[in-house]
């Protein structure tokens, strides 16, 4: 340099068939439970989806460029 896959809360993933509130687990905070801790239960906060632009009534999702990472080829 060329090809290909990926980038979504603090972490790991789902969602890519364009459409109603971006869902789940771990973690975090508060409350309940306990003599206390742990376990368990309830509630809550936290991502405008790598960045920019385009298409569209509407984009995490489609298109283009760029950034970063994995793999293959040279």
């Nucleotide at each position: 340099g060329g090809g290909u896959c990926c980038g979504u809360g603090a972490u790991c993933u789902a969602g890519u068939u364009g459409g109603u509130u971006a869902a789940g687990a771990u973690g975090c905070u508060g409350c309940c439970c306990u003599g206390a801790c742990g376990u368990g239960g309830c509630a809550g906060a936290a991502a405008u989806c790598g960045c920019a632009g385009g298409u569209u009534c509407a984009a995490a999702u489609c298109c283009u460029g760029c950034c970063g990472g994995g793999c293959c080829c040279a």
A computed fold for a 74-nucleotide RNA from a Candidatus Helarchaeota archaeon, annotated as transfer RNA. RNAcentral holds the sequence, with entries from ENA. It matches the Rfam family "tRNA". The family's RNA type in Rfam is transfer RNA. About the family: Transfer RNA (tRNA) molecules are approximately 80 nucleotides in length.